[in-house]
RNA sequence: GUAGAACUUUGGGGCAAGGUGAAAAUCCUUACUGGCGGUAUAGUCCGCGAACCUUUUUAGGCCGAGUGGGUGAGACUCCCACACCAACGGUACAGUCCGGAUGAAAAAAGUUCUGA
Numbered sequence: 001g002u003a004g005a006a007c008u009u010u011g012g013g014g015c016a017a018g019g020u021g022a023a024a025a026u027c028c029u030u031a032c033u034g035g036c037g038g039u040a041u042a043g044u045c046c047g048c049g050a051a052c053c054u055u056u057u058u059a060g061g062c063c064g065a066g067u068g069g070g071u072g073a074g075a076c077u078c079c080c081a082c083a084c085c086a087a088c089g090g091u092a093c094a095g096u097c098c099g100g101a102u103g104a105a106a107a108a109a110g111u112u113c114u115g116a
Base pairs, nucleotide, nucleotide: 002115003114004113005112006111007110008109009108010107017029018028019027031096032095033086034085035048036047037046038045043084044083052061053060054059066082067081068080069079070078088099089098090097
């Protein structure tokens, strides 16, 4: 270094300001946020996880959203412009508050063992 096994740790961000109202971080103006792998650097491409539904508890189902221009060998990822999306329960209608969750997972890093 490679293959397999066991274990450990890590592993999601965000309503400032104003308006209406008896009451809104939920409505309106506006602000702010972006898990993991792949690929020219990605919330909107491809795939995965979470949430939700079913279930023999392991799997299955479901699963949001981008265009135009520029540079370049190459970008739906960079730069410019204008857009768009975000589970469930609670509460004045919530991507941002509270809750399941001091949880779980994709995955990342590491330790030990075994074989060739």